[in-house]
RNA sequence: GGCACUGUAGCCUAAUGGAUAUGGCGUCGGUCUACGAAACCGGAGGUUGCAGGUUCGAGCCCUGCCUGUGUCA
Numbered sequence: 001g002g003c004a005c006u007g008u009a010g011c012c013u014a015a016u017g018g019a020u021a022u023g024g025c026g027u028c029g030g031u032c033u034a035c036g037a038a039a040c041c042g043g044a045g046g047u048u049g050c051a052g053g054u055u056c057g058a059g060c061c062c063u064g065c066c067u068g069u070g071u072c073a
Stems, first nucleotide, its partner, number of pairs: 001072005007066001010025003018056001027043005049065005
C1' cells in the first nucleotide's frame, strides 16, 4: 500500500428503514444493619467513530475519512 471485517454510555450488549436507542456490569442515592457485604427499590450517564448523501423517516442503506483487528504483498 491492496482487500475484508469492526466502531452504540466507563465496560459488554440488543435493536425488520418506523424513533422515547435495549438490557447487564459498573457508578450514584435509598431501604435493610452495630458497620459493611448480599438482596431489593430508584436515579444519572448516549451528538450510535467523524463528515456528507439517499429517504417522508437512518444505529441500520450509499460515499469519503479516521480507529482497531485479520489477511495479502